[in-house]
Context: one part of a larger RNA
RNA sequence: GAUUGAACGCUGGCGGCAUGCCUAAUACAUGCAAGUCGAACGGAAACAGGACGCUGUGAUCCCCUCGGGGUGAACUUGUCGCUGUCGAGUGGCGGACGGGUGAGUAAUGCUUGGGAAUCUACCCAGUUGUGGGGGACAACACGAGGAAACUCGUGCUAAUACCGCAUACGCCCUACGGGGGAAAGCGGGGGAUCUUCGGACCUCGCGCUAUUGGAUGAGCCCAAGUUGGACUAGCUUGUUGGUGGGGUAAAGGCCUACCAAGGCUACGAUCCAUAGCUGGUCUGAGAGGACGAUCAGCCACACUGGGACUGAGACACGGCCCAGACUCCUACGGGAGGCAGCAGUAGGGAAUAUUGGACAAUGGGGGCAACCCUGAUCCAGCAAUGCCGCGUGUGUGAAGAAGGCCUGCGGGUUGUAAAGCACUUUCAGUAGAGAAGAAAAGCCUGGGGUUAAUACCCUCGAGUCUUGACGUAACCUACAGAAGAAGGACCGGCUAACUCCGUGCCAGCAGCCGCGGUAAUACGGAGGGUCCGAGCGUUAAUC
Numbered sequence: 001g002a003u004u005g006a007a008c009g010c011u012g013g014c015g016g017c018a019u020g021c022c023u024a025a026u027a028c029a030u031g032c033a034a035g036u037c038g039a040a041c042g043g044a045a046a047c048a049g050g051a052c053g054c055u056g057u058g059a060u061c062c063c064c065u066c067g068g069g070g071u072g073a074a075c076u077u078g079u080c081g082c083u084g085u086c087g088a089g090u091g092g093c094g095g096a097c098g099g100g101u102g103a104g105u106a107a108u109g110c111u112u113g114g115g116a117a118u119c120u121a122c123c124c125a126g127u128u129g130u131g132g133g134g135g136a137c138a139a140c141a142c143g144a145g146g147a148a149a150c151u152c153g154u155g156c157u158a159a160u161a162c163c164g165c166a167u168a169c170g171c172c173c174u175a176c177g178g179g180g181g182a183a184a185g186c187g188g189g190g191g192a193u194c195u196u197c198g199g200a201c202c203u204c205g206c207g208c209u210a211u212u213g214g215a216u217g218a219g220c221c222c223a224a225g226u227u228g229g230a231c232u233a234g235c236u237u238g239u240u241g242g243u244g245g246g247g248u249a250a251a252g253g254c255c256u257a258c259c260a261a262g263g264c265u266a267c268g269a270u271c272c273a274u275a276g277c278u279g280g281u282c283u284g285a286g287a288g289g290a291c292g293a294u295c296a297g298c299c300a301c302a303c304u305g306g307g308a309c310u311g312a313g314a315c316a317c318g319g320c321c322c323a324g325a326c327u328c329c330u331a332c333g334g335g336a337g338g339c340a341g342c343a344g345u346a347g348g349g350a351a352u353a354u355u356g357g358a359c360a361a362u363g364g365g366g367g368c369a370a371c372c373c374u375g376a377u378c379c380a381g382c383a384a385u386g387c388c389g390c391g392u393g394u395g396u397g398a399a400g401a402a403g404g405c406c407u408g409c410g411g412g413u414u415g416u417a418a419a420g421c422a423c424u425u426u427c428a429g430u431a432g433a434g435a436a437g438a439a440a441a442g443c444c445u446g447g448g449g450u451u452a453a454u455a456c457c458c459u460c461g462a463g464u465c466u467u468g469a470c471g472u473a474a475c476c477u478a479c480a481g482a483a484g485a486a487g488g489a490c491c492g493g494c495u496a497a498c499u500c501c502g503u504g505c506c507a508g509c510a511g512c513c514g515c516g517g518u519a520a521u522a523c524g525g526a527g528g529g530u531c532c533g534a535g536c537g538u539u540a541a542u543c
Stems, first nucleotide, its partner, number of pairs: 001543004006539005013390006019383002021348001026346003030343003035093003040090002043086002047084003050080004056075002061070003100301003109226007118218002123214005129208002131165001133163002140155006171180003185206006193200002227273003234264003239261008276298004280291004303324005326337004354380001356379003362376001363374004393423004403414004427484001429479004437470001442464002445461005487532005492513003498527005508515002
């Protein structure tokens, strides 16, 4: 000098863009962060509509012998899943993504470059089929236990849940003779024909089965590189290799039985300490050195340790089981929990923000869709934490005013500075106007495809109707008035900037050299000056 996720002191007008627990991977109150599908299913606890019925009150109208009788809107109440929908349940897909943290890890990691013995839901392309049956279990009803969490028994029931049978273009196994293995339906529309009036049947869409290829993602192997210590010199028995067997999606001591006695190491094994790695960031002319916040890729972890289940994928942050520590509830028998998600709290600390808004955009999950969910994300709030930009006026003004300070007492300086006069109104303030971020989806209509079809559906256009958290936004216009907006450090040398007073080796200063013991440009104050400026200094850290 440059730099920082900085902190502290003094000061502080505005905007844009970024960044914000580096410490205790400490403990967590509360709310939210992963759901969705009724176009898979049995159903109906809510809400709304409809139909039907009943009890009571009873508007209106009609009859009336004036006692009353009939009609019955509306309210009340019940039934029916009929319609829109839908709590709980079965079932499907997704909860393996997204988000957080860096504890562990010095190599089962990461980076670069290769490799062969693998799997891959959803997606794309091709080929094949989608026939016929069965038995259950939730929900529900009844009963029982328990303080609760919840659990148990009996009975009923549906499915794209579950299980056989048939069939098998590919597929798998094979001793090449043969053997084995699938599936599920749902919705829209409809001219003939049939009909038990439910539908069959045809067609379209979404699915389902088997298989091939692709795409994407993932698993595995090899080489080189990857911090310090030799005051760590030897380490290793599934250890190194082989054979048989097992296991995995897959090669392999990955596991096991037997056999052999190997394997690594001074080019640093083993052990100890430290540490997530990289793209990159900072600095430097470069070589290099230091670092690894934000953003992006990979890895690891989810209270601590272990384990598997489900699944295409996990040994799974907001899943399960066991053990442990801690916290909470308890009727003492037993239960519940896991913020290193977003906010927030306590604690630690020099130190780090709101218990905010919206799904409008981008993206993700589910769904035919409408749509629902989304603390991802987009925004807003707080903080001079950083970078960048703007402002705090402009011109004129010598009687060189007053005051301050210095003085050789003549004056000098503060100083065109102020006042005064003329002008402007950025920003802030008030009022008005106001793009872009929005393209879709929906509705209507024309062409094409599909089809028996002018339905339905898909696709390409024209038209129409809407959808914005930010937002009292950006930008623009008007209004008023210099009005609301300057400080910090330093002035002995290094190093730009000097005098007076006070103090008297005291009080104090100090980055280094060093100042201070009676005229201190070095301490404290004042005047003046220098540098930077919404900042300026100090401390810490790196080059």
Molecule: small-subunit ribosomal RNA, 5' domain
Organism: metagenome